[in-house]
Small-subunit ribosomal RNA, 3' major domain from a Sandaracinaceae bacterium, 478 nucleotides, folded computationally. Its mean pLDDT, the model's own confidence on a scale to 100, is 85.
Context: one part of a larger RNA
C1' cells in the first nucleotide's frame, strides 16, 4: 500500500424489520448424490453445481455395455490401374456387410486411335481418425463478486525509499453526480447521454378499422363510398429543474406548486470499467503437450443413459364452498404456418378419421382465451374435495411404441384436512392468481423463452443478521 477486526463514523441493496405468496409434510414430475448394473457415457459441487450443458435419450442422437463386421478405413488430398454414371436382381445374414447375376451407355476434345472433366471400385504409400488424458499449458466464450462506483495514467509537488499527493476535506447525488474549498493542474477506463421498447400529440400512408355521416343490404364492414376516428410503421415534436415559491454558502441541489399524456434517470431494456476466484469449459469450436493406429479409430444389431431400500434440490397438482360440477354468455396480446397451417361438413362418446374450402397470409388457418359473469346443483363429508395407481378398450406419430412415447374413453379411486427445526421470492400494472403463443421437434413439456387478462397488501424505521460503498484506527497477517 494492501487485506482483516465479535474496532469507530458516514450510507446504501427486498438486507433486516412492515406485508403478501410459498417451499419444507403428500402423490406425482424433473435433476442431482447414494445403490444397484455388462453398461446405468461424460462434465458441473457453498453463494455462482443439482428443471444445469439437453431448444426436447423409443431407432438416431450416443460418447456407455454386449455381440457381430472393417483396416489407408465413415468423409479429405495427390499417385497408378479398371469401370461411365446408374438402375433392377439372386444367395447368406439380425443388419452392417460378404458372394454372385443382368440391363447400360452419357458430355468436352478429336476423322479415328485415343484423351480429358465428373462419378465408382481397386491397390500401395505421404497419411487419416480419436466425445482419448491435461481447462493447474492455451485461445475463444461464460459465471461471479456488482449495473457495485469505482480503476487508473501524463506532467507537477513530497518524501533516501516503498509511496503519497490528484480520489482527501465541507456539502450533494442513484453516481469519482455535480458544487466549493485545497500542491495541485489535466486526462483516460467506467457513471450519465447518444440506442431499442413503452406512456401523450402531429404529419405522411391507406385492400386493417369505421354506420363516425350517407346509400343499398341476404345483415357480416357484407356492398357502394370514405381515411374523421381505432389502427399499423416511417418521421418528427415533447421533459429540461425550463418557469414560480421557500431551504441551502448568491453554489451544487433539495422541498413543495403550476402546467401537463408524463417531473425531477418518466418505466422496462441493450450495455458490465481495472481485477477476483489457477471459478467453468480440451465433450460448441481453436490449440500445445503426452497417448492410441487391425483400434482408445470406424460400420452395424440389441441393450444402457428411464434401473431403485433411501438422501437433497427444483417445480406440478391438491387437501376444497373466494370451492367443485353442469348449461348459457364477453373480453387479449404475442407468435407461427407449402413436403406447411388446415376451416366448413359428414363419421366418432372422445383422442381422431374422412372429404377439403382457403391462405406464401394485417387477406387464410392454428383459434377455444381462461379466470371473469348469468343460472342451477352440491352443504363440510376424505365428500360431487383430490387425483395418484391399476385393470380393459383405443387413437395419432413413427421401418418400429416390450424394454421406453403423447392422447382418449370406461372402470379403479392411493396419500393428501394447509405442513417441525429451517428457508424462498416480491416495493406496482409489482407479488398472487389465469390462460395463450413460440422455440427444440416425426411424436413427446408439469421445464425454458415470450405474451397478455385480472389485480393487492406493506415499508415506523436501520438496533440486529447478510452483502457492499468511503474515511479512519489497531495489527505478530502480505
Nucleotide at each position: 500500500u494492501g487485506a482483516c477486526g465479535g474496532g469507530g463514523g458516514c450510507c446504501c441493496g427486498c438486507a433486516c424489520a412492515a406485508g403478501c405468496g410459498g417451499u419444507g409434510g403428500a402423490g406425482c414430475a424433473u435433476g442431482u448424490g447414494g445403490u444397484u448394473u455388462a453398461a446405468u457415457u461424460c462434465g458441473a459441487c457453498g453463494c455462482a453445481a443439482c428443471g444445469c450443458g439437453c431448444a426436447g435419450a423409443a431407432c438416431c442422437u450416443u460418447a456407455c455395455c454386449c455381440g457381430g463386421g472393417c483396416u489407408a478405413g465413415a468423409a479429405a488430398a495427390a499417385u497408378a490401374g479398371g469401370g461411365a454414371a446408374u438402375c433392377c436382381u439372386g444367395u447368406g445374414g439380425a443388419a452392417a456387410c460378404a458372394c454372385g447375376g443382368g440391363a447400360g451407355u452419357g458430355c468436352u476434345c478429336g476423322u479415328a486411335a485415343g484423351a480429358g472433366a465428373a462419378c465408382c471400385c481397386u491397390a500401395g504409400u505421404c497419411c487419416a481418425g480419436g466425445u482419448g488424458c491435461u481447462g493447474c499449458a492455451u485461445g475463444g466464450c461464460u459465471g461471479u463478486c456488482g449495473u457495485c462506483a469505482g480503476c487508473u495514467c501524463g506532467u507537477g509537488u513530497c518524501g533516501u525509499g516503498a509511496g503519497a499527493u490528484g480520489u482527501u476535506g465541507g456539502g450533494u447525488u442513484a453516481a469519482g453526480u455535480c458544487c466549493c474549498g485545497c500542491a495541485a493542474c489535466g486526462a483516460g477506463c467506467g457513471c450519465a447521454a447518444c440506442c431499442c421498447c413503452u406512456g401523450u400529440c402531429a404529419u405522411u400512408a391507406g385492400u386493417u378499422g369505421c354506420c363516425a355521416g350517407c346509400a343499398g343490404u341476404u345483415c357480416g364492414g357484407c356492398u357502394g363510398g370514405g381515411c374523421a376516428c381505432u389502427c399499423u410503421a416511417a418521421u418528427g415534436a415533447g421533459a429540461c429543474u425550463g418557469c414560480c415559491g421557500g431551504c441551502g454558502u448568491c453554489a451544487a441541489g433539495c422541498c413543495g406548486g403550476a402546467g401537463g399524456a408524463a417531473g425531477g434517470u418518466g418505466g422496462g431494456g441493450a450495455u458490465g470499467a481495472c481485477g477476483u476466484c489457477a471459478a467453468g469449459u480440451c465433450c460448441u469450436c481453436a490449440u500445445g503437450g503426452c497417448c492410441c493406429u487391425u483400434a482408445u479409430g470406424u460400420c452395424c444389431g440389441g441393450g444402457g443413459c428411464u434401473a431403485c431400500a433411501c438422501a437433497c434440490g427444483u417445480g406440478c397438482u391438491a387437501c376444497a364452498a373466494u370451492g367443485g360440477c353442469c348449461g348459457g354468455u364477453a373480453c387479449a396480446a404475442a407468435g407461427u404456418g407449402c413436403u406447411g397451417c388446415g376451416a366448413a361438413c359428414u363419421c366418432g362418446u372422445g383422442a381422431g378419421a374422412g372429404c377439403a374450402a382457403g391462405c406464401c397470409a394485417a387477406u387464410c388457418a392454428c383459434a377455444a382465451a381462461a379466470a371473469g359473469c348469468c343460472g342451477g346443483u352440491c352443504u363440510c363429508a376424505g365428500u360431487a374435495c383430490g387425483g395418484a395407481u391399476u385393470g380393459a378398450a383405443g387413437u395419432c406419430u413413427g421401418c418400429a411404441a416390450c424394454u421406453c412415447g403423447a392422447c382418449u374413453u370406461c372402470a379403479u379411486g392411493a396419500a393428501g384436512c394447509c405442513g417441525g427445526a429451517a428457508u424462498c421470492g416480491c416495493u406496482a400494472g409489482u407479488a398472487a392468481u389465469c390462460g395463450u403463443u413460440g422455440a427444440u421437434c416425426a411424436g413427446c413439456a408439469g421445464g425454458c423463452a415470450a405474451c397478455g387478462g385480472u389485480g393487492a397488501a406493506u415499508a415506523c424505521g436501520u438496533u440486529c443478521c447478510c452483502g457492499g460503498g468511503c474515511c479512519u484506527u489497531g495489527u505478530a497477517c502480505a
The source organism's lineage runs through Bacteria, Pseudomonadati, Polyangia, Polyangiales and Sandaracinaceae. Rfam family: Bacterial small subunit ribosomal RNA. The sequence was found in a public genome assembly.